[in-house]
RNA sequence: CCUUAUUCAGAGUAGCGGAGGGAACAGGCCCUGUGAAGCUCGGCAACCUGCCGGAAGGAACGUGCUGACGCGUGUCCGACUGCGCAAGGUGCUAAAUCCUGCGGCAACGGCCGAAAGAUAAGG
Numbered sequence: 001c002c003u004u005a006u007u008c009a010g011a012g013u014a015g016c017g018g019a020g021g022g023a024a025c026a027g028g029c030c031c032u033g034u035g036a037a038g039c040u041c042g043g044c045a046a047c048c049u050g051c052c053g054g055a056a057g058g059a060a061c062g063u064g065c066u067g068a069c070g071c072g073u074g075u076c077c078g079a080c081u082g083c084g085c086a087a088g089g090u091g092c093u094a095a096a097u098c099c100u101g102c103g104g105c106a107a108c109g110g111c112c113g114a115a116a117g118a119u120a121a122g123g
Stems, first nucleotide, its partner, number of pairs: 001123007012041001014040003020031003025101004042093003047089002049086003052082003057077003061074005097116001102113004
């Protein structure tokens, strides 16, 4: 950089730290010496991973039935799947990704989509 998925759920009265923070630009609106960023610990979640189930379907072989096609059954694989289990690799831990910005519909308020960003997995 490309592809795919997710992006209104959840998570601290902790320690160090000491002034800024909410991605960038713009406009808003917020957080912050009742302690920002950052680091550590704790926690949350479950994308990858491992395990346990379910499963469309597939494969070769064994076996039962049949005159045969074929059907049943055992074994293996298996897209997909579960308020499943674990927590090794990540991630996250104010506010929807804090909101808006572009397009469509609606008509003051709203809805849908896109872009950009973030995270994961693959390339």

This is a predicted structure of a 123-nucleotide RNA (SAM riboswitch aptamer (S box leader)) from a bovine gut metagenome. The RNAcentral record of the sequence draws on MGnify. Of the family's consensus pairs, 97% are formed in the model. The coordinates come from a structure-prediction model, not an experiment, and the mean pLDDT is 82.